[in-house]
RNA sequence: UUCUUAUCAAGAGAGGCGGAGGGACUGGCCCUACGAUGCCCGGCAACCGGUACAUUACACGGUGCUAAUUCCAGCAGAGCAUUCAUGCUCUGGAAGAUAAGAA
Numbered sequence: 001u002u003c004u005u006a007u008c009a010a011g012a013g014a015g016g017c018g019g020a021g022g023g024a025c026u027g028g029c030c031c032u033a034c035g036a037u038g039c040c041c042g043g044c045a046a047c048c049g050g051u052a053c054a055u056u057a058c059a060c061g062g063u064g065c066u067a068a069u070u071c072c073a074g075c076a077g078a079g080c081a082u083u084c085a086u087g088c089u090c091u092g093g094a095a096g097a098u099a100a101g102a103a
Stems, first nucleotide, its partner, number of pairs: 001103008013041001015040003021031003025074004042066003046063004050058003070095001075092007
């Protein structure tokens, strides 16, 4: 990097460093000097393993996560409203993220 499977409506700081951008992509809409991204610490507990008094708990090992549903939509279909330009709702898919396994 690619493939397979599972999950994506829950959860998580008035801390320190540091200084301008960030939320994958595109559009929207947001967050941000009342300090973003990032790093450290703290926290959460989704997956694999471990342990135990085992429909659960622990946070011990390996990953992960810690604004907004994966922030919403991006393709297809169905329904509703309608000022006929659009809007809203639902279903499936795509894309993405994380884990475990495989090449």

Predicted 3D model of a 103-nucleotide RNA (SAM riboswitch aptamer (S box leader)) from Cytobacillus citreus. The model forms 94% of the base pairs in the Rfam consensus. The source organism's lineage runs through Bacteria, Bacillati, Bacillota, Bacillaceae and Cytobacillus.